RNAcentral holds the sequence, with entries from ENA. The RNA shown here (transfer RNA) has 74 nucleotides and comes from a Nitrososphaerota archaeon. Its mean pLDDT, the model's own confidence on a scale to 100, is 83. RNAcentral records the identical sequence in 2 taxa. Its Rfam family is "tRNA". It is annotated as a transfer RNA.
[in-house]
RNA sequence: GCCUCGGUAGCUCAGCCUGGUAGAGCACUGCCUUGGUAAGGCAGGGGUCCCGGGAUCAAAUCCCGGCCGAGGCU
Numbered sequence: 001g002c003c004u005c006g007g008u009a010g011c012u013c014a015g016c017c018u019g020g021u022a023g024a025g026c027a028c029u030g031c032c033u034u035g036g037u038a039a040g041g042c043a044g045g046g047g048u049c050c051c052g053g054g055a056u057c058a059a060a061u062c063c064c065g066g067c068c069g070a071g072g073c074u
Base pairs, nucleotide, nucleotide: 001073002072003071004070005069006068007067010026011025012024013023020057028044029043030042031041032040050066051065052064053063054062
């Protein structure tokens, strides 16, 4: 230098192909339960979807450029 994959909640990741209300588990907060914890149950909070631009009525999703990470080729 080139190719592939990845970047979404505090963490680990789905969702992207096939555009139309942003999700799960764990963690966190409150309540229930207990003599008290843990476990369990119920409810809740938490997101510029890496950055910029384009096309579109509408983008996490499509296109272009950039940044970061992993792997490969030379």